[in-house]
Molecule: c-di-GMP-I-GGC riboswitch aptamer
Organism: Thiobacillus sp.
RNA sequence: UCUGACAAGGGCAAACCCGUCGCGAGACGGGGACGCAAAAUCUCCGGUCUGGGUCUUUUGUACAAGGCAUCAGAUAGCGGGAUCGCCGGAU
Numbered sequence: 001u002c003u004g005a006c007a008a009g010g011g012c013a014a015a016c017c018c019g020u021c022g023c024g025a026g027a028c029g030g031g032g033a034c035g036c037a038a039a040a041u042c043u044c045c046g047g048u049c050u051g052g053g054u055c056u057u058u059u060g061u062a063c064a065a066g067g068c069a070u071c072a073g074a075u076a077g078c079g080g081g082a083u084c085g086c087c088g089g090a091u
Base pairs, nucleotide, nucleotide: 001090002089003088004087011036012035016031017030018029019028020027021026034077040083041082042081044080045079046078047075048074049073050072051071053068054067055066056065057064
């Protein structure tokens, strides 16, 4: 540097349930394991989602549907990228 077929010691923990927090997407703790060789850390890029904004249509001026990207967030277990890193194998 490449790689995860085999081995060992292990690690993390989706859905779901309970509790707490949040308008929400979701987060944290406990239980629980679908999976994961970076499912370790970081929102830099794209995506998706939430809240707000704004525009259009309809209208009872309520609700609803659709669009937009200047805002604030969520997702690192959506993809890319950056940083660090265990074990085995190959060079």